[in-house]
Context: one part of a larger RNA
Molecule: small-subunit ribosomal RNA, 3' major domain
Organism: uncultured soil bacterium
């Protein structure tokens, strides 16, 4: 000077408390440990590993295992030699990769010699490695933490390490601002500038809209430029105004006006640093190791195993419910090897035709919960749907190991969960559906979108984390 204290003071945070809903019990999904295995590839391990890298393991991916091949190599570049087109076809062998044999045989310019092009091949120069070291590194990332801090120049003080400034009195979400002060200034952070959402105005009206006038099954058509909406530009909020408190300050409390009030809501934005935190398997890279193998090609298997243990989820245990019928109301997004209306067939998954749409035009698209009517009457049930059998559909070269979906049958555990533990303060929690990325196919995960829509906060003694003295 820091760090730490079961030292003190002050102050924050869903930290506790007050509430609401969960996890921990069940079944299943998924990740991990362990075990097993020829292999179950590797990494991540308190918070900050465990629906994590993986935004999608049947082959591929794939790095693992078994077996079969190959050695200047699977790719590219350079110049050189040889061959001819390359491609293709046939046969043998094989699981394939490959290997062997046969067949076919160049193009353009040029009379020709030759040149140019293409492909294969040969040798040469470069190989390759998801092998090791994240404790040799770059880059990127997590975390403390969107916490309010971290520093510097000059001056001053101190022998010096260092201090001062940055402490103090107020105040703030904030080292935010004010006042004071041997300090005076400054930088990185805070805030603002950026995006989005909430109100209004102007401009612009097609594919969007429809008040007035006609028209129609229908904003369908004529028409309109008002409204909604779209998207470009502006306005608006600043403690600006009023009252009070306060040191006449900063600021705080209340009020008016206003769509919005004291940072309006949300996002992006992460200071100096900490954890030798994570990543050599994104990439890059030093060193080491390997070079007929730790490289590379291929087939099959494995990553999907299963006495068990843990994490994260989904579905439930029912009547605020299940089932059947009817009937409303979204937002955001996606679509040409694509979305697919509509018709026909099928109980259905789906199949066969097929209008339109490169999309404010057409399609995905049915929103669901809600509401109305009916039924069930507390039962392991008309709850719950695991498991299993059978029959089908789809994608794909191929669903045995190991995909998803449909129908019929089957109908397990489960009657609200011990100790313990998690999330959330408002359009939030809870609950309901919709979309997207990845993707041939595969979503209870992830990332978004809207619908319905609460309860509670006395307070800061205590638990946890953090800031200042």
């Nucleotide at each position: 000077u820091g760090a730490c204290g079961g030292g003190g003071g002050c102050c924050c945070g869903c930290a506790c408390a007050a509430g609401c809903g969960g996890u921990g019990g069940a079944g299943c999904a998924u990740g991990u440990g362990g075990u097993u295995c020829a292999a179950u590839u590797c990494g991540a391990u308190g918070c900050a590993a465990c629906g994590c890298g993986a935004a999608g393991a049947a082959c591929c991916u794939u790095a693992c295992c078994u077996g079969g091949g190959u050695u200047u190599g699977a790719a590219g570049a350079g110049g050189g030699g040889c061959a001819g087109a390359c491609a293709g076809g046939u046969g043998g062998u094989g699981a394939a990769a490959g290997c062997c044999a046969c067949u076919c045989u160049c193009u353009c310019c040029g009379c020709a010699a030759g040149g140019a092009g293409c492909u294969g091949u040969c040798a040469c120069u470069u190989a390759g490695g998801u092998g090791c070291u994240g404790c040799a590194u770059g880059g990127c990332u997590g975390u403390c933490g969107u916490c309010a801090g971290c520093u510097c120049g000059u001056g001053u003080c101190g022998u010096g390490a260092g201090a001062u400034g940055u402490u103090g009195g107020g105040u703030u979400a904030a080292g935010u601002c004010c006042c004071g002060c041997a300090a005076c200034g400054a930088g990185c952070g805070c805030a603002a500038c950026c995006c989005u959402u909430g109100u209004c105005c102007u401009c612009a009206g097609u594919u969007a809209c429809c008040a007035u006038c006609g028209u129609u099954c229908a904003g369908u058509c004529g028409g309109g430029g008002a409204c909604u909406c779209u998207g470009a530009g502006g306005a608006g909020a600043c403690c600006g105004c009023c009252g009070g408190u306060g040191a006449c300050a900063a600021a705080c409390c209340g009020g008016a006006g206003g769509a919005a009030g004291g940072u309006g809501g949300g996002g992006a934005u992460g200071a100096c640093g900490u954890c030798a935190a994570g990543u050599c398997c994104u990439c890059a890279u030093g060193g080491c190791c390997u070079u007929u193998a730790u490289g590379u090609c291929c087939a099959g298997g494995g990553c999907u195993a299963c006495a068990c243990a843990c994490g994260u989820g989904c579905u439930a245990c029912a009547a605020u419910g299940g089932c059947c019928g009817g009937u409303a109301c979204a937002a955001a997004c996606c679509g040409u090897u694509g979305c697919g209306a509509c018709c026909u067939c099928g109980c259905g998954a789906g199949a066969g035709g097929a209008u339109g749409c490169c999309a404010a035009u057409c399609g995905g698209a049915a929103a669901a919960a809600a509401c109305c009517g009916g039924u069930c009457u507390c039962a392991g049930u008309u709850c719950g749907g695991a498991u299993u059998g059978a029959a089908g559909g789809c994608u794909g070269c191929a669903a045995c190991u190991c995909g998803c979906c449909u129908u019929c049958a089957u109908g397990a555990a489960g009657c609200u969960g011990g100790a313990a533990u998690c999330g959330c303060u408002a359009g939030u929690a809870a609950u309901c559906g919709c979309g997207g990325a990845u993707c041939a196919g595969c979503a209870u995960g992830c990332c978004g979108c809207g619908g319905u829509g609460a309860a509670u906060a006395c307070g800061u003694u205590c638990c946890c984390g953090g800031g200042c003295c």